[in-house]
Context: one part of a larger RNA
Formats: sequence, C1' cells, structure tokens
RNA sequence: UUACAGGGGCCUGCACAAGCGGUAAAGAAUGUGGUUUAAUUCGACACAACGCGCAAAACCUUACCAGGGCUUGACAUGCUGCGAAUCCUCUUGAAAGAAAGGGGUGCCUUCGGGAAUACGGAAACUGGUGGUGCAUGGUUGUCGACAACUCGUGGCGUAAGGUGUUAGGUUAAGUCCCGCUACGAGCGCAACACUCAUGUUUAGUUGCCAUCGUGGAGUUUGGAACCCUGAAAAGAUGGCCGGCGAUAAGCCGGAGGAAGGUGAGGAUGAUGUCAAGUCAUCAUGCCCCUUAUGCCCUAGGAGACACACAUGCUAUAAUGUCCGGUACAAAAGGUCGCGAUCCCGCGAGGGUGAGCUUACCCCAAAAACCCAUCCUAAGUUAAGAUUGCAAGCUGCAACUCGCCUGCAUGAAGUAGAAAUCGCUAGUAAUCGCCUGUCAGCCAUACAACGGAGAAUUCGUUCCUGGGUUUCGUACA
Repeated sequence: UUACAGGGGCCUGCACAAGCGGUAAAGAAUGUGGUUUAAUUCGACACAACGCGCAAAACCUUACCAGGGCUUGACAUGCUGCGAAUCCUCUUGAAAGAAAGGGGUGCCUUCGGGAAUACGGAAACUGGUGGUGCAUGGUUGUCGACAACUCGUGGCGUAAGGUGUUAGGUUAAGUCCCGCUACGAGCGCAACACUCAUGUUUAGUUGCCAUCGUGGAGUUUGGAACCCUGAAAAGAUGGCCGGCGAUAAGCCGGAGGAAGGUGAGGAUGAUGUCAAGUCAUCAUGCCCCUUAUGCCCUAGGAGACACACAUGCUAUAAUGUCCGGUACAAAAGGUCGCGAUCCCGCGAGGGUGAGCUUACCCCAAAAACCCAUCCUAAGUUAAGAUUGCAAGCUGCAACUCGCCUGCAUGAAGUAGAAAUCGCUAGUAAUCGCCUGUCAGCCAUACAACGGAGAAUUCGUUCCUGGGUUUCGUACA
C1' cells in the first nucleotide's frame, strides 16, 4: 500500500421495517436442462444465462441430418479460346441439374479490335455460421447514476509511498463553506441539449368556433376569442420573509406562484473490476478443410417427451359471469397499403370498392365504468384445458408444423409448504389500445400509449448491496 474479519464508528439504497400485489400448488404458453434422435444447428449459466441472441423456424430463413448432385466452383480479380446477349420448344428428373433442337445479330471502331454478356480451359485463387472471445479490434453487460479516480509543481519520507483527496460542518454528490504545506488542474457530479407541466407572442388548414343545411357523410359564409397544432422567447435562481447555523455553506417553516428547493421523465454511465459476453452482426492474427469442414437441391429436424427449473398468461368466481343499452382516450400505422358503405353468411369471412400518398379518408369497437336482466354458492349460467365434426384465411404448399370460426365435449384448479419477488404517486394493483417484425402466424412476448387509480414509510436494532474512516491480521 492493498485485501479480508460472523472487528468498531459514521452515512446511504424498496436493504429491512410499514403496506399493497404476486411467484412457489393447477392448466396450458414460451425459454432452458435432461433424455431421446439420422438430426433434435450454435451460443448464453449466481446476481449480470433461462419470453436471452430470435423486431416472427411450414418452404426460404438454416448454420443440423438423410438422400441426389457440382469441383476455378453460388461470389471476386486477371490470362486464354469461342459465341454478342436476352429468347422459344422438347426429353429426363423429387428438384438441383443433365441432354437435344430452333430462332437471332444489336452498340462503338483508327477495321486490328473494343464494351457488355454467356459458355469452355489452365493455374493463381475463391469459399468456410470450421477452431481459438485465454491472440485481438469494435461493441455490450456488471458493480453503478455508486461518488469516486487521478495529474502537475511544491514540500515530507532512505524507499515503497504519503500530502493534496484528511479534520469541523453541509449536500443527492470530492456539492459547497471553513480550516490546514499545500497551491492548482483533469475525468466524473451538476449544468447546458430532449420530452412533459404554465401563461404570452406569432401563424391559422385538413384542426377550432359560429352560421347555413342534412336521415347521415358533408358543405356554404364568416371569425382568430377558445381548443389544438408548429415556431419563438419568458418562467424557478434558495429570488422574498421568519427561525436555526460560525455573520459561512446550508437546513426548517411561510408567502407568492402553473411549477419550490435536482419540478417530473428519458438520454447521458469516470478510472477501473469480472482473462465477464460476443471469432454466429461485422472486422481480424494464427491454426485447420480444399472432388470438401466449400456450393446447389429435395424431404426431414430445430415443434421429440418418464421428468426438472425459469419467466409470463388464464383461473380458482357474486367487488362476479352472461345478455341488452349507453359514454369517455392517447399514441402509432397506411398506396405491393389502410379499406368505409351496401349485400351474403350464426360466425371466421366473401362480394362490391367510396375516400385517403393522410390534422381531411381508413384501421377504430376503446375496455374497465354507468343503467338494466338473469344466475344464488354449486366444481355451477364460474373456469376453460383436452378431444370430435364442419367451415374460413394466408400461401406453390398448412401431414409432420399456422392462425381463426361454429357446434359438441367440459379436465385440473376452492388462494397454494419451505422459501422468494416487485413497488414510495399519477407509483403499485387494475383496464383496454397500437407499432415493429410480418404473405400468414403459434404475441399470453417485446416496445410504446392512454383510462380509472390506492395503502404505507415509527424508524435504522436486524438481513443485504454500496461509500467512508479506524483498528487487527495476512500476503508482498
């Protein structure tokens, strides 16, 4: 100096406590292990792997397996020969491919040839999702949004090092004040930048208001006050008052204010740690394969199933289910698209095809809520797994292996042991809605969006993560 202690002090975090709701029992969904398999491609393994890479595995994807094929190759550069090229027909085949026949010469030209393109040849090569993330770049996770990590000069020490960075206060903060052989500085903190909350100014179309008119969509005329949508600047700085404090930094209370002490949220992640993850995004050293560990195709597999774990979903009902009526969002997306209206169908859906390249039209029905009907405590009018039959959609194709509809079937489950998780406010719990990926979809996922909307926090003894200081021990 560093690390460690079931050593001490101080501080702090949904760490505990106080509360609310879960997981662990059930069913099925997804991921993983295991087992099985021709193959069940590969990676990820405490927190920080396991609805993770995958913002979409029927073919493709696809890297795996079986079979059928190719060997200068699916792709690149140069050499050489030949034919411009695109095109059409036929045989064989599961396809890839192989074989045969036909038609047809265009552009530039210094007439030698050239450009573009197909086929053939030779050797360089090409190719590899083959290995090594413990050879690497780049990138990411994590401690951790924790408050730390360092440097220059000075002075201290033989040196390793120390001082500064410690002490007294204060803060979310090495934040600031004050003191001090230190004086300064850098990366972090904070702030600047983005979104939301307030009013003002400005601009008013497709939006808003009024008017005319209608069964309804709409449309005429007028307006810029409101709503809203863009833009611009303002506003919050502990500024004002009182108390505490060293008259400091700051803390507590109050006023005004849309907002008050970091206003709320996101983005932003210091030096480093874990030889953490990734050679399968990409790049790349070395090693390995080269008639194969490369390439093309067909079918299969990644979807198997005594079992185990993880994460979500649906339930176990009356604060409820079903039927009928009725109201209120936000934010996205749309021309290879969104698709109104009308008709057909119990329905999924089909036919028709208005409008919209979008503040105009469409997706679009918001749901919980409210009013009202029935059910009356039961494995039920709750729950919906499983299975049968019949349909629909997408797509060459729905058997392995898609989604959806109708009828029938109607399983477990009556609140879940030990244990364990999330959350401090527009939060938890609850309700629906949308994008991306996408032909379709296994989405109950992920990522956004709004509706309605709680309880509790005495406090820091304990558990746990972290910071700081001191003591002891160990190693050097």

This is a predicted structure of a 476-nucleotide part of an RNA (small-subunit ribosomal RNA, 3' major domain) from Solanum arcanum. Rfam family: Bacterial small subunit ribosomal RNA. Gene Ontology terms of the family: structural constituent of ribosome and ribosome.